[in-house]
RNA sequence: AGAGCGGAUCGGGCGAUCGCCGCGGCGUGACGUAGGCCGCGGAGGAAAGUCCGGACUCCGAGGGCAGCGUGCUGGCUAACGGCCAGCGAGGGCGACCUCAGGGAAAGUGCAACAGAGAACAGACCGCCGAACUCCCGGGGCUUCCCCGGGGGUGGCAAGGGUGAAACGGUGCGGUAAGAGCGCACCGCCGGAGUGGUGACACGACGGGCACGGCAAACCCCACGCGGAGCAAGGCCAAAUAGGGAGGCGUUCGAGGCUGGCCCGGCCGAAGCCUCCGGGUAGGCCGCUUGACCCCGCGGGUAACCGCGGGGCUAGAGGAAUGAUCGCCCGUCGUCGCCGUCCCGUCAGGGGCGUCGACGACGACAGAAUCCGGCUUACAGAUCCGCUCUCACG
Numbered sequence: 001a002g003a004g005c006g007g008a009u010c011g012g013g014c015g016a017u018c019g020c021c022g023c024g025g026c027g028u029g030a031c032g033u034a035g036g037c038c039g040c041g042g043a044g045g046a047a048a049g050u051c052c053g054g055a056c057u058c059c060g061a062g063g064g065c066a067g068c069g070u071g072c073u074g075g076c077u078a079a080c081g082g083c084c085a086g087c088g089a090g091g092g093c094g095a096c097c098u099c100a101g102g103g104a105a106a107g108u109g110c111a112a113c114a115g116a117g118a119a120c121a122g123a124c125c126g127c128c129g130a131a132c133u134c135c136c137g138g139g140g141c142u143u144c145c146c147c148g149g150g151g152g153u154g155g156c157a158a159g160g161g162u163g164a165a166a167c168g169g170u171g172c173g174g175u176a177a178g179a180g181c182g183c184a185c186c187g188c189c190g191g192a193g194u195g196g197u198g199a200c201a202c203g204a205c206g207g208g209c210a211c212g213g214c215a216a217a218c219c220c221c222a223c224g225c226g227g228a229g230c231a232a233g234g235c236c237a238a239a240u241a242g243g244g245a246g247g248c249g250u251u252c253g254a255g256g257c258u259g260g261c262c263c264g265g266c267c268g269a270a271g272c273c274u275c276c277g278g279g280u281a282g283g284c285c286g287c288u289u290g291a292c293c294c295c296g297c298g299g300g301u302a303a304c305c306g307c308g309g310g311g312c313u314a315g316a317g318g319a320a321u322g323a324u325c326g327c328c329c330g331u332c333g334u335c336g337c338c339g340u341c342c343c344g345u346c347a348g349g350g351g352c353g354u355c356g357a358c359g360a361c362g363a364c365a366g367a368a369u370c371c372g373g374c375u376u377a378c379a380g381a382u383c384c385g386c387u388c389u390c391a392c393g
Stems, first nucleotide, its partner, number of pairs: 001389010012328007020042007028034001044364001048375002051373005056229004067225005072086005087101001088099004102220002107218002109214002124160002126156003131153010168186006187209001188207003193202003233285004243276006251269001255267004292311008329362008338353006
């Protein structure tokens, strides 16, 4: 210098004006609603998907089955399907990355197409002619035997071919041809013992080698899980209708209208008034102090834990957190000055850098009871550690 790997952080800044939500203070007004001024605070790393785990709330007497989930080991944690550290397997030269990673010698099942054969397998092409037998030819010492060729009964699984997968691999020996048939090495299986908390690792010795794959198929084993969710749930509580209790009233007329009240006038032939309880609209609580955040010290490889100090950091709810302008910052584009390098047919053209002007853009996205995770989206910027290759010293 180039190419990469892992991790962390930020994700526009400042000011002015006009608005929105919450809280506090001070006035105004009021039965009540309301409204003004000042001050302070007001989205995220993912607030998202709602995929897991919890807190909290209500319901359910207790237990089980079913069902669902998780699945190497040891830790962390309130818990987890999360995280950390390891083990094993796979990938990469490497930094490092990926893995639903228990059980297939309990049982049931599945394997399309191709292929001869797909699980206690199989013979299409091929290889063989030792054994038995038939035919043809030749020969001999002719009840029989030998040689050559062809066929049958057969033998084989080396090679070819199919497939995701074909019942260990390579070599030598062996054989009619072959084959763990024998041997050597590699692989595999069992395994005394040793190390480790453990997953597991190493492994004396033994065995020619069986026990194929799939459990994100049923299943078996171990562990975990009651249901619904802040529209949970609780409190206050109109109007209308309906329920309960009491009172008054039907010509001795309750009540209504007119009206400040009384008289009066009109309506009125039956309901009216008061109280209670449930409950709707509406309002309030739940509601933001919490497994919280920052700093320091200590323990631990780490996740994390302990101690001390400091901080308060949205609480809306048909749902606020916005808009405009100015300056600055970053990126990109165009143009121009300058510097430098390359090409050049000497007209010029191109690359890189710096500065200036103008223009555009500044992502993904937006709380809704709260918290711990995971996953997904994301313009751009910065920092740290590490690996490989090349060059130079």
A computed fold for a 393-nucleotide RNA from a Vicinamibacteria bacterium, annotated as Bacterial RNase P class A.
It is recorded under the gene name rnpB.